[in-house]
RNA sequence: GGGUGCGUGGUUCAGUGGGAGAAUGCUUCCUUCACGCGGAAGAGGUCGCAGGUUCGAUCCCUGCCGCACCCA
Numbered sequence: 001g002g003g004u005g006c007g008u009g010g011u012u013c014a015g016u017g018g019g020a021g022a023a024u025g026c027u028u029c030c031u032u033c034a035c036g037c038g039g040a041a042g043a044g045g046u047c048g049c050a051g052g053u054u055c056g057a058u059c060c061c062u063g064c065c066g067c068a069c070c071c072a
Stems, first nucleotide, its partner, number of pairs: 001071007010024004018055001026042005048064005
């Protein structure tokens, strides 16, 4: 330099055009003598960045950035 895949709550990941979610972690409460387990509620996301297509983009297209792998 070329190619492929990936980038989404703190972490690990789902989500193939219209509601942004799960598990775990965190906070509060219940339970317990207390801790843990269990139960309930809550907070936490400019969906890597920019542009384009579309009535509408996490999703489609282009460029860039980062990570991994392959080729040279």
About this RNA
This is a predicted structure of a 72-nucleotide RNA (transfer RNA) from a Thermotogota bacterium. RNAcentral records the identical sequence in 3 taxa. Rfam family: tRNA. It is annotated as a transfer RNA.